The prediction has a mean pLDDT of 86. Predicted 3D model of an 80-nucleotide RNA (c-di-GMP-I-GGC riboswitch aptamer) from a Planctomycetaceae bacterium. The source organism's lineage runs through Bacteria, Pseudomonadati, Planctomycetota, Planctomycetales and Planctomycetaceae. Its Rfam family is "c-di-GMP-I-GGC riboswitch aptamer". Rfam links the family to the GO term cyclic-di-GMP binding. The model forms 95% of the base pairs in the Rfam consensus.
């Protein structure tokens, strides 16, 4: 450096249910844990969603990185 353990030490928090914001997808805080070795970050590329126009093609704006690929940059140390 790849890799990624019945290992150590720590991290994170799906549905759910509560307050708070939003037209809305959704985000936030607490509770709660299905999970997760980048479930750390960047909306670059597709994806899915939301909202405004056009209603034949499409387009503005926006939302998800816990959907998929790239950039970055990070703890541990069996085994190969």
């Nucleotide at each position: 450096c790849a890799c990624g353990a019945u290992a150590a030490u720590g991290g994170c928090a799906a549905a759910c249910c509560g307050g708070u914001c939003g037209c809305g997808a959704g985000a936030u805080c607490g509770g709660g844990a299905c999970g997760c070795a980048a479930a750390g970050u960047c909306a670059u590329g597709g994806g899915u969603c939301u909202u405004c126009c056009a209603c034949c093609c499409g387009g503005g704006a926006g939302a998800u990185c816990g959907c998929c690929a790239g950039g970055c940059u990070a703890c541990c140390g069996a085994a190969u």